A computed fold for a 350-nucleotide part of an RNA from uncultured Ectothiorhodosinus sp., annotated as small-subunit ribosomal RNA, central domain. The prediction has a mean pLDDT of 89.

Context: one part of a larger RNA
RNA sequence: CUGGGCGUAAAGCGCGCGUAGGCGGCCUAUUGAGUCGGAUGUGAAAGCCCCGGGCUUAACCUGGGAAUGGCAUUCGAUACUGGUAGGCUAGAGUUUGGUAGAGGGUAGUGGAAUUCCCAGUGUAGCGGUGAAAUGCGUAGAUAUUGGGAGGAACAUCAGUGGCGAAGGCGGCUACCUGGAUCAAAACUGACGCUGAGGUGCGAAAGCGUGGGGAGCAAACAGGAUUAGAUACCCUGGUAGUCCACGCUGUAAACGAUGAGAACUUGUUGUUGGGGAGUUUAAUCUCUUUAGUGACGAAGCUAACGCGAUAAGUUCUCCGCCUGGGGAGUACGGCCGCAAGGUUAAAACUC
Numbered sequence: 001c002u003g004g005g006c007g008u009a010a011a012g013c014g015c016g017c018g019u020a021g022g023c024g025g026c027c028u029a030u031u032g033a034g035u036c037g038g039a040u041g042u043g044a045a046a047g048c049c050c051c052g053g054g055c056u057u058a059a060c061c062u063g064g065g066a067a068u069g070g071c072a073u074u075c076g077a078u079a080c081u082g083g084u085a086g087g088c089u090a091g092a093g094u095u096u097g098g099u100a101g102a103g104g105g106u107a108g109u110g111g112a113a114u115u116c117c118c119a120g121u122g123u124a125g126c127g128g129u130g131a132a133a134u135g136c137g138u139a140g141a142u143a144u145u146g147g148g149a150g151g152a153a154c155a156u157c158a159g160u161g162g163c164g165a166a167g168g169c170g171g172c173u174a175c176c177u178g179g180a181u182c183a184a185a186a187c188u189g190a191c192g193c194u195g196a197g198g199u200g201c202g203a204a205a206g207c208g209u210g211g212g213g214a215g216c217a218a219a220c221a222g223g224a225u226u227a228g229a230u231a232c233c234c235u236g237g238u239a240g241u242c243c244a245c246g247c248u249g250u251a252a253a254c255g256a257u258g259a260g261a262a263c264u265u266g267u268u269g270u271u272g273g274g275g276a277g278u279u280u281a282a283u284c285u286c287u288u289u290a291g292u293g294a295c296g297a298a299g300c301u302a303a304c305g306c307g308a309u310a311a312g313u314u315c316u317c318c319g320c321c322u323g324g325g326g327a328g329u330a331c332g333g334c335c336g337c338a339a340g341g342u343u344a345a346a347a348c349u350c
Base pairs, nucleotide, nucleotide: 004321005320006319007304008303012318014201015200016199017198021194022193023192025088026087027086028085029084030083031082033081034080035077036076037075038074039073040072041071042070049065050064051063052062053061054060091191092188093187094186095185096183097182098181099180103177104176105175106174107173108172109171110154115149116148117147118146119145120144121143125136126135162169163168206247207246208245209244210243211242215241216240220236221235222234223233258317259316260315261314262313263312266295267294268293269292270291271290272289273288274287275286276285277284299306300305323350324349325348332343333342334341335340
């Protein structure tokens, strides 16, 4: 490179936006670049291949033919692709009116609980465990009542419920703000899809500066357990967890399943919207649409399983894989304050 692949065997970038590039709806006209056909020229000889000839054969020599990816010129064809011009509305988008939502940001605010402080009642234990001990307590603890402080998280509602591209998002209120979806029309007229580089977002932990610190809790200390116990259990406890700003850029960042489009029997639950019928109403039935689940036809699959939310049948574009170990390592480059990240081998070995 060709081929074959990427749910679990190696393999889908963590997720968006988007440049170049690749690919791209229907109709008409034109062009004739790609494409197809004819002709001419060229494609040296030798060699290879075919049919002959000459050395007693063969090797060898020799005559003729064939073959020669292609290139150039010229004459034609016009379905498809491309170019140009014009048009269309089924893709895409805009406008109008609704709807649902833990989507994001900022400010404010509420109650329960834990802890601490003050005061009252009250007295000898509390706490903890498999059992204990360390620990706390007559300087009055635990328990209980009242008051106060402070930080963090929001029980019930709560749901294979909702929203978001992913990470993720959950008390309540206000303000600012993104997206989705439905219905009926009108408008624009292919404006689209993907996306190497690039750029932005990106859990937790970690880092820098300054705050904050209730609970929890790496490290650490002590008590147990044990042959030992640098653990599991217990009592404490510092970073951290929280806030602001900046950095880091990784995860089993998972549906271990890239994005977009089209097509292909069904049953059933649920969330949001629309329509029709029914009902006094609540509701119920049918239907349609956008999600989200379960089970399953055909088909696919090594099997497990997937099955209109495909892993089925196809198309377009991107990423990635090519035996195990060495190794996601070394070296170099780039990025980072550091920790480290990213790109990424070889020797050797089985």